[in-house]
């Protein structure tokens, strides 16, 4: 250099047009005699920028990054 496939929360991961599932962890408030355990609850502008579109995490383009494969 070329092609594909990937980059969503502190980690791991689901969603492929319609206000973002799930575990683990953090932190608050609670049950609780103390610990373990147990309920409820909070925290993502979805890798960066343009563009279609009433509406984009999803679709188009570009950059970047990380992984295969070919040269």
């Nucleotide at each position: 250099g070329a092609u594909g496939c990937g980059g969503u929360a502190g980690c791991c991961a689901a969603g492929u047009g319609g206000u973002a599932a799930g575990g683990c962890g953090u932190c608050u408030c609670u049950c609780c005699g103390c610990a373990a355990g147990g309920g409820a609850g909070a925290a993502a502008u979805c890798g960066g920028g343009g563009g279609u579109u009433c509406a984009a995490u999803u679709c188009c383009u570009u950059c970047u990054c990380g992984c295969a494969u070919c040269u």